Transfer RNA from Boothiomyces macroporosus, 72 nucleotides, folded computationally. Its Rfam family is "tRNA". The family's RNA type in Rfam is transfer RNA. From the family's description: Transfer RNA (tRNA) molecules are approximately 80 nucleotides in length. The RNAcentral record of the sequence draws on ENA.

[in-house]
RNA sequence: GCCCGUUUAGCUCAGUGGUAGAGCGCUUGUCUCGUAAACAAGAAGUCGAGAGUUCAAACCUCCCAACGGGCU
Numbered sequence: 001g002c003c004c005g006u007u008u009a010g011c012u013c014a015g016u017g018g019u020a021g022a023g024c025g026c027u028u029g030u031c032u033c034g035u036a037a038a039c040a041a042g043a044a045g046u047c048g049a050g051a052g053u054u055c056a057a058a059c060c061u062c063c064c065a066a067c068g069g070g071c072u
Stems, first nucleotide, its partner, number of pairs: 001071007010024004018055001026042005048064001050062003
């Protein structure tokens, strides 16, 4: 330099055009002498940045960035 992949909640990951989800973690409550466990409820995301297509974009296109891999 060229090619490919990944980027979504604190962490690990779903979601492939029509209101963003799960598990774990976190907070509160119930229970307990107390803690853990269990049960119930809750908070947390401008979906890596920008632009475009579309009535509508996490999703399609372009460009940039970060990380990983391959080739020379």